[in-house]
């Protein structure tokens, strides 16, 4: 890099810097010279990790590895199902696809 397994409806600053684009991609809708995005302080969390129970599940803990701190992964994409319309179209909900993140193999 691919694959595996598991999570993805909460949570997180009135703070410095820098100085122009960012939200994965496609279509949308969004944020942002009332400083966005990125970095430094600062935080939230509980994936590794540390107790406890142990066949798990499960609870506690945050020193360390990591993430992560607009909007449900911002919505939608493929396919199914219900509903209202009753060709159509909308909404809804369920699966999956793509994607993130962590670990263990590799």
């Nucleotide at each position: 890099a691919a694959g595996u397994u598991a999570u993805c409806a909460a949570g997180a600053g009135u703070g410095a810097c820098c100085g122009a684009g960012g939200g994965a991609c496609a279509g949308g809708c969004c944020c942002u010279g009332u400083g966005a995005c990125g970095u430094c302080c600062g935080g939230c969390a509980a994936c590794c990790c540390c107790c406890a129970g142990u066949a798990a599940a499960u609870g506690g803990g945050a020193a360390g590895g990591u993430g992560c701190c607009a909007a449900u992964u911002c919505c939608u994409a493929c396919a199914g199902a219900a509903u209202g319309u009753u060709u159509u179209c909308a909404u809804u909900c369920u699966g999956a696809a793509a994607g993130a993140u962590a670990a263990a193999c590799c």
Model confidence (mean pLDDT): 83 of 100. SAM riboswitch aptamer (S box leader) from Jeotgalibacillus sp. S-D1, 106 nucleotides, folded computationally. Lineage of the source: Bacteria > Bacillota > Caryophanales > Caryophanaceae > Jeotgalibacillus.